[in-house]
RNA sequence: GGCCCGUUCGUCUAAUGGCUAGGACAGUACCCUCUCACGGUAUAAAUACGGGUUCGAUUCCCGUACGGGCUA
Numbered sequence: 001g002g003c004c005c006g007u008u009c010g011u012c013u014a015a016u017g018g019c020u021a022g023g024a025c026a027g028u029a030c031c032c033u034c035u036c037a038c039g040g041u042a043u044a045a046a047u048a049c050g051g052g053u054u055c056g057a058u059u060c061c062c063g064u065a066c067g068g069g070c071u072a
Base pairs, nucleotide, nucleotide: 001071002070003069004068005067006066007065010025011024012023013022018055027043028042029041030040031039048064049063050062051061052060
């Protein structure tokens, strides 16, 4: 260089084109407790970036970036 695969809350992980993007752990607040831990309730937080297709895109297409694999 060529081909292929991947990228979603802080981390891990779901989501037949119908999304108000779900869950677990972690975080924060409150309750519980003499205190801590455990437990309970609530809450904040994400689709790598830029375009396209579509009534509608996390999902399909193109490009870019990053990571991985194969190959010369």
Source information:
The RNA shown here (transfer RNA) has 72 nucleotides and comes from Candidatus Magasanikbacteria bacterium RIFCSPLOWO2_02_FULL_44_11. The sequence was found in a public genome assembly. Taxonomically the source falls in Candidatus Magasanikiibacteriota (Bacteria, Bacteria candidate phyla). Its Rfam family is "tRNA". It is annotated as a transfer RNA.